[in-house]
The RNA shown here (Bacterial RNase P class A) has 413 nucleotides. It matches the Rfam family "Bacterial RNase P class A". Rfam classes the family as a ribozyme. The model forms 97% of the base pairs in the Rfam consensus.
RNA sequence: UCAGACGGCCGGGCGGUCGCGGUCCUCCUUCGGGAGGGUCGAGGAAAGUCCGGGCUCCACGGCGGCAAGGUGGCGGGUAACGCCCGCCGGGCGCGAGCCCAGGGAUAGCGCCACAGAAAGUAAACCGCCCGAGGCUUCGGCCGACGGUAAGGGUGAAAGGGUGGGGUAAGAGCCCACCGCGGACGUGGUGACACGGACGGCAUGGCAAGCCCCACCUGGAGCAAGACCGAAUAGGGAUACCGCGCCCGGUGUGUCGCUUGCGAUACUGCCGGGUAGGGCCGUCGCCGGCCCGAGGUGUCCGGGUUGGUCGCGAGAACCGUCCAGCAAUGGGCGGUCCAGAGGAAUGAUCGCCGCGCCUGGGGUCUUCGGAGUCCAGGUUGGCACAGAACCCGGCUUACAGGCCGUCUGAUCCA
Numbered sequence: 001u002c003a004g005a006c007g008g009c010c011g012g013g014c015g016g017u018c019g020c021g022g023u024c025c026u027c028c029u030u031c032g033g034g035a036g037g038g039u040c041g042a043g044g045a046a047a048g049u050c051c052g053g054g055c056u057c058c059a060c061g062g063c064g065g066c067a068a069g070g071u072g073g074c075g076g077g078u079a080a081c082g083c084c085c086g087c088c089g090g091g092c093g094c095g096a097g098c099c100c101a102g103g104g105a106u107a108g109c110g111c112c113a114c115a116g117a118a119a120g121u122a123a124a125c126c127g128c129c130c131g132a133g134g135c136u137u138c139g140g141c142c143g144a145c146g147g148u149a150a151g152g153g154u155g156a157a158a159g160g161g162u163g164g165g166g167u168a169a170g171a172g173c174c175c176a177c178c179g180c181g182g183a184c185g186u187g188g189u190g191a192c193a194c195g196g197a198c199g200g201c202a203u204g205g206c207a208a209g210c211c212c213c214a215c216c217u218g219g220a221g222c223a224a225g226a227c228c229g230a231a232u233a234g235g236g237a238u239a240c241c242g243c244g245c246c247c248g249g250u251g252u253g254u255c256g257c258u259u260g261c262g263a264u265a266c267u268g269c270c271g272g273g274u275a276g277g278g279c280c281g282u283c284g285c286c287g288g289c290c291c292g293a294g295g296u297g298u299c300c301g302g303g304u305u306g307g308u309c310g311c312g313a314g315a316a317c318c319g320u321c322c323a324g325c326a327a328u329g330g331g332c333g334g335u336c337c338a339g340a341g342g343a344a345u346g347a348u349c350g351c352c353g354c355g356c357c358u359g360g361g362g363u364c365u366u367c368g369g370a371g372u373c374c375a376g377g378u379u380g381g382c383a384c385a386g387a388a389c390c391c392g393g394c395u396u397a398c399a400g401g402c403c404g405u406c407u408g409a410u411c412c413a
Stems, first nucleotide, its partner, number of pairs: 001409010012352007020041009043384001047395002050393005055221004068217005073087005088102001089100004103212002108210002110206003125152002127148003133142003160178006179201001180199002184195004225309004235300007244274007251266007276291005316335008353382002355378007363370002
């Protein structure tokens, strides 16, 4: 210098004017409010609402089981987690590093497309070997029954790999190394690693197929929920006034006796009819519909509109020290930092920054461009995005820029 890896941070700045929301103080007020001043006022993701918790209500005697859902190497961190840190194993990369739904495939069931002879109780298509027998121009050719998984071919995958011996040809048939397996020893908290013997290889893959094992999980969510409570309507209790007439049913009390009926009271309760009353604009007639017993006062309780709380001093932030590889934890000092309700946090002007466009200078160049400096212009061109009970994570979106550590290549000293 070029090409990369990882981690952290910022994400327009300053000033003027006008405005918006919360809160505090002062003054004015017709008590509805108004004026002035101070102070605070979005994010790293406020987003998706995926996971975990706080908080609230409901449910719940203890233990165990079933179902459903979730998690899945080991150790640690945490309020908790599916998150984070460290480590282990596997894969990728020259490397810094990155990725992994990373328990179990001798518990059982199931599946393995296409191609291929054969896909799991292995398998003989080509080839190789043996070779009964047949043909022959005597050079050879064909070839039954068999053996063979070394070679070819198919496939994602063909029942350990490489080499040697062996054999008719072959084959863990035998041997060496590697792989694999169950024990043993050593190290490690552990996942696991290493080691020398043993075993001739048995046990293909898929559990983001069913399943098995271990562990975890009650439900709903701030429209949770708590409190205060208007008018009107409606419910209950009670006092007073009122409650025409007839019929039926029924309750309670009293009386009578023929003991299951009658009388009577509460003008009890329910239902029907009628006198009567009201309405269909007014009057008359006809017709239809409705009311036909309640009214007033006092008290009580529930709910609606509304109001208050929940609602921000916290698993908080900043600085520093200590423990720890780290995640994180602890000590000390300091700070107070939006709140809300369909929702305030904006507009404009000036200067600057960045980006973009145009022109020019010099540098490098693989001749396509790259990056740098200067001048001018820029009509906002300024990423993603907008709290709503709160917090810890994850995921997703994001113009441009800054810092740190590390890797590889090349050049110079």